Transfer RNA from a Candidatus Nealsonbacteria bacterium, 72 nucleotides, folded computationally.
Its Rfam family is "tRNA". It is annotated as a transfer RNA. About the family: Transfer RNA (tRNA) molecules are approximately 80 nucleotides in length.
It was read from a public genome assembly.
Taxonomically the source falls in Candidatus Nealsoniibacteriota (Bacteria, Bacteria candidate phyla).
RNA sequence: GCCAGCGUAGCUCAGAGGAAGAGCGGCUCUCUCGUAAAGAGCAGGUCACCGGUUCAAAUCCGGUCGCUGGCU
Numbered sequence: 001g002c003c004a005g006c007g008u009a010g011c012u013c014a015g016a017g018g019a020a021g022a023g024c025g026g027c028u029c030u031c032u033c034g035u036a037a038a039g040a041g042c043a044g045g046u047c048a049c050c051g052g053u054u055c056a057a058a059u060c061c062g063g064u065c066g067c068u069g070g071c072u
Stems, first nucleotide, its partner, number of pairs: 001071007010024004018055001026042005048064005
């Protein structure tokens, strides 16, 4: 230099047009002498960024940035 994949909650990842969820983690409550475990509930997201398409974009298209891999 060229090509491909990936970027979504604190972490690991789903979601592939009708607008975001799980597990773990955090907080509160119950239970316990107390802690842990268990049970119930709650909070937490500019969906990397900028444009485009569309009635509607995390999702499709282009560009930029970052990470990973391959080729030279």